A computed fold for a 1466-nucleotide RNA from an uncultured marine eukaryote, annotated as small-subunit ribosomal RNA. RNAcentral holds the sequence, with entries from ENA and SILVA. The coordinates come from a structure-prediction model, not an experiment, and the mean pLDDT is 82. Its Rfam family is "Bacterial small subunit ribosomal RNA".
[in-house]
RNA sequence: GAGUUUGAUCAUGGCUCAGGAUGAACGCUGGCGACACGCCUGACACAUGCAAGUCGAACGGGAGUUGAGGACUCCAGUGGCGAACGGGUGAGUAACGCGUGAGGAUCUACCCCUAGGAGAAGGAUAACUUACGGAAACGUUCGCUAAUACUUCAUAUGUUGAAAAACGAAAGGGUGAAACCCGCCUGAGGAUGAGCUCGCGUCUGAUUAGUUAGUUGGGGGGGUAACGGCCCACCAAGACCACGAUCAGUAGCUGGUUUGAGAGAACGACCAGCCACAUUGGGACUGAGACACGGCCCAGACUCCUCCGGGAGGCAGCAGUGAGGAAUCUUCCGCAAUGGGCGAAAGCCUGACGGAGCGAUGUCGCGUGGGGGAAGAAGAACCCCGGUUUGUAAACUCCUUUUGCUGGGAAAGAACCGUGACGGUACCCAGAGAAUAAGCAUCGGCUAACUCCGUGCCAGCAGCCGCGGUAAGACGGGGGAUGCAAGCGUUAUCCGGAAUUAUUGGGCGUAAAGCGCCUGCAGGCUGUCCGGUAAGUCCGAGGUCAAACGCCACGGCUCAACCCUGGAGGGGCAACGGAAACUUCCGGACUAGAGGGUGGUAGGGGUAGAGGGAAUUCCUAGUGUAGCGGUAAAAUGCGUAGAUAUUAGGAAGAACACCGGCGGCGAAGGCGCUUUACUGGACCACUACUGACGCUCAGAGGCGAAAGCUAGGGGAGCGAGAGGGAUUAGGUACCCCUGUAGUCCUAGCCGUAAACGAUGGACACUAGGUGUCGGACAUUCACCGGUGCUGUAGCUAACGCGUUAAGUGUCCCGCCUGGGGAGUAUGCUCGCAAGGGUGAAACUCAAAGGAAUUGACGGGGGCCCGCACAAGCGGUGGAGCAUGUGGUUUAAUUCGAUGCAACGCGAAAAACCUUACCAGAACUUGACAAGCCCCUCCGAAAAGGGAGGGGACACAGGUGGUGCAUGGCUGUCGUCAGCUCGUGUCGUGAGAUGUCUGGUUGAGUCCUGUAACGAGCGCGACCCCCGUCGUCAAUUGCGAACUGGUUGAAAGCUCGCGAGCUGUCGAGACUGCCGGCAAAAGCCGGAGGAGGGUGGGGACGACGUCAAGUCAGCAUGCCCCUUACGUUCUGGGCUACACACGUGCUACAAUGGUUGAGACAGAAAGAUGCUAACAGAAAGGGCGCCAAUCUUUAAACUCGGCCCAAGUUCGGAUUGCAGGCUGCAACUCGCCUGCAUGAAGCUGGAAUCGCUAGUAAUCGCUGGUCAGAACACAGCGGUGAAUACGUUCCCGGGCCUUGUACACACCGCCCGUCACACCAUGGAAGUUGGUCGCACCCGAAGUCACCCUCCGACAGGGAUUAAAUAGCCACAAACGCGUGGCUAAAGAGCGGGCUAGAUGCUCGCACCCGGAAGGCGGUGCCGAAGGCGGGGUUAGCAACCAGGGUGAAGUCGUAACAAGGUAACC
Repeated sequence: GAGUUUGAUCAUGGCUCAGGAUGAACGCUGGCGACACGCCUGACACAUGCAAGUCGAACGGGAGUUGAGGACUCCAGUGGCGAACGGGUGAGUAACGCGUGAGGAUCUACCCCUAGGAGAAGGAUAACUUACGGAAACGUUCGCUAAUACUUCAUAUGUUGAAAAACGAAAGGGUGAAACCCGCCUGAGGAUGAGCUCGCGUCUGAUUAGUUAGUUGGGGGGGUAACGGCCCACCAAGACCACGAUCAGUAGCUGGUUUGAGAGAACGACCAGCCACAUUGGGACUGAGACACGGCCCAGACUCCUCCGGGAGGCAGCAGUGAGGAAUCUUCCGCAAUGGGCGAAAGCCUGACGGAGCGAUGUCGCGUGGGGGAAGAAGAACCCCGGUUUGUAAACUCCUUUUGCUGGGAAAGAACCGUGACGGUACCCAGAGAAUAAGCAUCGGCUAACUCCGUGCCAGCAGCCGCGGUAAGACGGGGGAUGCAAGCGUUAUCCGGAAUUAUUGGGCGUAAAGCGCCUGCAGGCUGUCCGGUAAGUCCGAGGUCAAACGCCACGGCUCAACCCUGGAGGGGCAACGGAAACUUCCGGACUAGAGGGUGGUAGGGGUAGAGGGAAUUCCUAGUGUAGCGGUAAAAUGCGUAGAUAUUAGGAAGAACACCGGCGGCGAAGGCGCUUUACUGGACCACUACUGACGCUCAGAGGCGAAAGCUAGGGGAGCGAGAGGGAUUAGGUACCCCUGUAGUCCUAGCCGUAAACGAUGGACACUAGGUGUCGGACAUUCACCGGUGCUGUAGCUAACGCGUUAAGUGUCCCGCCUGGGGAGUAUGCUCGCAAGGGUGAAACUCAAAGGAAUUGACGGGGGCCCGCACAAGCGGUGGAGCAUGUGGUUUAAUUCGAUGCAACGCGAAAAACCUUACCAGAACUUGACAAGCCCCUCCGAAAAGGGAGGGGACACAGGUGGUGCAUGGCUGUCGUCAGCUCGUGUCGUGAGAUGUCUGGUUGAGUCCUGUAACGAGCGCGACCCCCGUCGUCAAUUGCGAACUGGUUGAAAGCUCGCGAGCUGUCGAGACUGCCGGCAAAAGCCGGAGGAGGGUGGGGACGACGUCAAGUCAGCAUGCCCCUUACGUUCUGGGCUACACACGUGCUACAAUGGUUGAGACAGAAAGAUGCUAACAGAAAGGGCGCCAAUCUUUAAACUCGGCCCAAGUUCGGAUUGCAGGCUGCAACUCGCCUGCAUGAAGCUGGAAUCGCUAGUAAUCGCUGGUCAGAACACAGCGGUGAAUACGUUCCCGGGCCUUGUACACACCGCCCGUCACACCAUGGAAGUUGGUCGCACCCGAAGUCACCCUCCGACAGGGAUUAAAUAGCCACAAACGCGUGGCUAAAGAGCGGGCUAGAUGCUCGCACCCGGAAGGCGGUGCCGAAGGCGGGGUUAGCAACCAGGGUGAAGUCGUAACAAGGUAACC
C1' cells in the first nucleotide's frame, strides 16, 4: 500500500496478501565453473582404522649388521619435555556465566633481558637376572646396576624477624686438544597466560510474597598462589525483599546475523572471543598450569572377553555404522604450504591444517548460438469461416566456437639444499562440428498474463475474498500468454508491512477501555526572590570499546561472488578539567497557592428524641337491604348468620398530599409532615496571622441503593413463592380473587447495580446571550459561588461537546488491545450462606461492534385519496344445467396458466382434421426446403426451362429440454402521482438540498416561503367518440305533389329540401364575467350558455417491481433425438367421474306465467353469402341484394283475456319416441324441432362480489369463430333507479415524521430447551511417571586430622648439669600466640690418635634420645550412589459427571429487534 464487516458510507477493529531472509526440507526439472556451506532431531548406542608424541647430544642395558673392534641402526625401561595446546559439543548454567569499565591481596613452565653461582659427599632403584602365580589383564620374589632420578653438608644478591638468629640451590651433556654450543641453580625485571574482587547491563511468570542458621557480621585460627564463612570453634543477631527476594519455567553469553527509514524486533549455523561439558555421579593425584575428551580411583547403568576365579571399554576428535528424523557428505590424498609438540640437528608425529570427493544447499559468473529469412509453409488452437495466433519462430542460407569433445603443451604456489598432496589441474595451442545443454510456476480480484473443450455443488480448487448446482477467464485437459530461469514452485520459521503494546508513535461519552464514592502512607509532580553546591545537564581533551563483519578507497583471481591492504567511524563505559541557565540538594527571604480570624447567609446534609393530621384496613355499635366486588367480558371471592353503602366510637402499622420547581443539600449511595438537642460541609463580606504547609495517589482504610442472610421485635397497605378463577392450541405468564417471606424497627453481615453525565482528580487559559438558586452592594448595572438552556473559536468517525469542555496545556492515578469460549474453569483470598474479588487456556469464526445514509417494514404517529368502509341496489355461496380447474381414473385422458395478477384463461369454438397424447400399422435424404450427379418425358436442335424418377453425401425435421441463457409481446402495482437530471450549495462520505414549510388541487396542479436556480420522463393539454351551433356536399337519405293502387299498405314517376340524418371543415368553455373569502394560487355562490369548473367516455401506462407469464404464436443461443423424440395412416383420447372449487345460465314465481292485439332502436354482417313473399313443427321455397337501396320482424313496454298461492298453467332438468340439418362420417361425441316425461328448487350457513347516473338493475339485437355446433366472448341500443351522515374501523395507495438488531428488506431477523454426530475442555474414585526440598539410615573412593606400627636418609644432643626435642599445667570472655612452671630416656662396649706409658685428654663406631619422606593397618569429620518416610510441584491415563463449540431443510414453543404485540435492559 491492497483485499475483506455494509444496499451504500465514514470511522473502529481483527484476519489475509504483495517484500526481504534461511545450516532448510519436499515436488518437477537439471549444462559448466568459482567461492562458501552441509545431524537444527537421540549430550542415543557404537564395529573397524587413524586423531600425541618425541629426545640415544640425560642413563644403564638388549638386539641387528660385521671375521673382529670401532662405527652405524633399531629398541623396551629409567629420566626430560609435551600430553592443561590443538580438535568436538551446547547437556547444564538466569550465574560475576557473559558483555563493558575498573581494582588488588596473587601465581606464571617454555621465551627475552639482567646479576651471580654450580664446592663436598652419599645411599638407592627399574631395566636385566633368579624362582614363581594367573586363562588373561597383570602380579610376587632373590640378586646386580646407571643417570640431567633421589638425598645430605657447605656457600648466598634471597625469605622471615625489631634484633639476635634461623631457613634456603645446583647436573651435567655433545664435539674436541681447546674454543664453542646445549643444558643446571638462585635472585631482579619484562612479556605471555591464568586466578580473584567490584560498578553497570543481561528472558518470562505475583494464579510464586515473604526468604535465610554458615545464614549476616566480628576478632582469632586453619587453609590457599592469593582476598574472603573458603573452612573451624566461639560471640553478636543479623542479611535479602514490592527498585520484585524466594520459587517455577525457558536459555550457553558475546562480536555479530536477518529485518526495519529509524527506534526496535527476532536469532546466536559457519568464522572469532569467553564459559561449560567429555557414558552418569563423586574424588583427588601429578604438574608452572587439570580436579584432566583419547590419565588415575570409587560408585551406577550399559556393552564385550573369560578356563567363572576375574578382567576390559567410553567417537559431544576424523572418516564410518545402526537408530531417530522431513533432513545433512568420503571408513579419500598429503604433511608440499600454514601452525603445533619433541629434538642441538637431521628428523619424527600432527583426521589441526592444505586439498580432492559427494550434495543446485546457497551466492556469483558463463552457456544452451549469432545475422539474414514471408509462400507469413506445414501442423496445432481459435473463428463472425473472412480470417487470426503460434511466428522470423521453423525450414532454408551465411557466420561463429564460449561450454562440451579429441590431440598437444604446461605453470605460480618454494621463503630453504632437496622436496608439490592439489595435478598432467588452472591456463595456452590445434582440430571437428550448431554441434553436447530448458525448465518450473502462474493467468477471477489483490497480481503481470485468455480462450476452447470436458465436468455439472460431482470431481475438485483455495493465501484472503471466494469458485463449482449445463454456456466455469477460479476445477481437469488443449492452445495461447505472463513471470523467473539451471532453476522454479510449495511448506516451515523470522523481521517487515502492523501507528495491531504506540519512547519515537495509539486510545478510554456512544466502537474494547474512568475503580460506585471518599480519606490517605510510600511514590511521582510542585509558587516567587537571593546565596551556595555540582548529583543530573552542557563543553573540552585523553583512555578504552580484540580481530573478523559493516562503510569508503586501492589492489589480486579474465569479470563477479570471493580475497588482500589501508582508512574513517564506533551513540557505550570509567576517570580528568571546566560552565552554572534549568532540575536536585543546603541556607535565607516573600505572599499571589493552601490554611486561618471576625461577622453574616441558604439548605429534604447527618444522628437521636418528641409530637401531628388525612387516608387505608380491622374491631364494636346504629341505620339499611340484596346485592357487592371485579373485568374487554367473566368467574373464583364476600353477602339474608345482613355484606356493599352510611353514621359514631376505638385500635394498628406504614407513608408524609397540596407547597414541589431541569429548585436546594450531600463525596457518592442518597435526602421531603412539624419540632427539640447534638453535629459535618459550602458560600458571601471584611481581614490581623502562618509562610508552600500543595496536587495526585499503587497497596491500605472507610462509606456504599435494592435484594439477600443471622438474632429479636413489628406487621396496616403492598406483595416474590404458592392456591384459585379466567384467557389460550397450550399458558408453570400478561388480567382477576386470596395471600406467605419480605417491605418497617434494633444489632450485625453482605459489598454489588444501566452504582450513568455510560465523561477520574487538580490547576491555568480560551466570545457571548439568556433563565434560575445563594450572597454582598449604593438592592439598577457591574461582582462572587452554584445550577440549566443556547451558542463562537476549536475538537469529534459522526452524533455531538463547547468557561460545569469531549477545546488549549501541565501533573498524578485507573483502565483497553478482534468476536465467541467467559467474567467461565482452576488456584488463592473474603463471606454464616447466597455469593464477591483476582482471573486463564484449548477450541472456533472472519468478522463482532460504533455513528450516520437511503430504502423497506411497524398490532408507531400525523395528513390525504380510492365503491376501501359506511349508506343503498342487485348478486355469488343453497338447486338443476353449462363451462373451466383440482383430484382421481386411464393405454392416453397432450401441454401450458396457479393468491390478488390461474380457474367461460392460451382456445374468435377437440366428431375426422385440428392434435401436440395413446394403441396398431407404415416410411427413412424423408411430409417440407435446398445443393450435387444420373436417367426418362415435353420442348425441331443447342442453351435455358418445365414435369417425373433414382443415387450417395452434406443435410432436412422435432409442439423434445431450458421463460432461471434470450428477443419480442403481455399482466400487475396503477392512470397511483410519482421518478430523475444539470449547475450551484451543504456534508470527510454514503448522500442531502431542489422534490420540504404553509395553503391549494383529481394531480410534484398551482401559489407562497426558502440555497437553490433551471430542466427532463410522467400529470395536464394535443388525438378519437358523444353532447350545441355554423359551413359545405349530395344519394340509396328526408319531404311534398302526381301516377298507380289496396280493407290497409307497398311500388313508380316528377319536383323539391337541407329541418333532421350521413359525412367534411370550423366555432364553442377560458374560472373569461359578477359577488364573497384569501397575501396569492384557489374555493364557494351567481349570471349567461347546448354544455361550468377535468362536460361524459375512450386511446394513451413515467423510473421501476415481481428471475411475474409465454421456447406450444413467432424468433432465437445452448443441449438432446436422427430406420426416430422425425413423417404418414386407421381407431381411440383431450368429452372419463366417488368428489372439491371458480365463472356463468335458468329458476324458485303474481312487479309473475300464459294467450291475443298494438308501438318504438342502434350497431353490425352478407356471394360456396344474407335471404323476402308463401306454406310448414322443421325440412322446403326462392323475390331482392356486392348493400344509407335488399336481407330487416326488436324485446322488455301498452291494451285486453285466463291462471289465484299450489311444487302450481311456477320451474324446466332428466328420459322415451318421432323428425330434420351440416358433414366422407354425428356410437364414443354436434345442433335444431314436435309429442310425451316433468327432477331439484318455495330466495339460500359461515363467508363473499359488482355498482355513484343514462350508472346499477332489467330487456332484447348483432358480430367474430364457423361445414355444423354459443348459457361464453366482443359490441349495440331500449326501459331506467336508490344512496353517500361521514372517514372511527377493514383493504389498497400517496406524502411527512418516528423506531429498527430488517436490506433475497416482516413471507424479514432471531432465542432457548430437547434429540443426533463430531471436537476440544473442566471435575473425578483412582492409577503410572518425572522433578525438587526436608528428616533419618547406610556409607565407596578420597583429602584432612589423629592413633598404632614398620622402615628410617640424617642434622643435633647425650657419659653430671644445661640446651634442644617431646609431653603436661597455669594466666586468658573463648581460642591461639606468648610467658612462666613441671615432667620423661640410655649405658662404662669396641677401635684409632696424643703421651715413655696409662687410669689422663681426644676422635670415630656401636648404643640412647629425637626423627623428614614413605608403607601396611585403624579411628574420626565430610562424603557420591543407594535405602526409607512424609511432603511440594508437574505430566500421562481414567469409569462416570458437567457445561462449551460446530454441524443438513430434526422437535417444541416465540423471548428479543417496530409501542415486537406485557417497552426493553442492569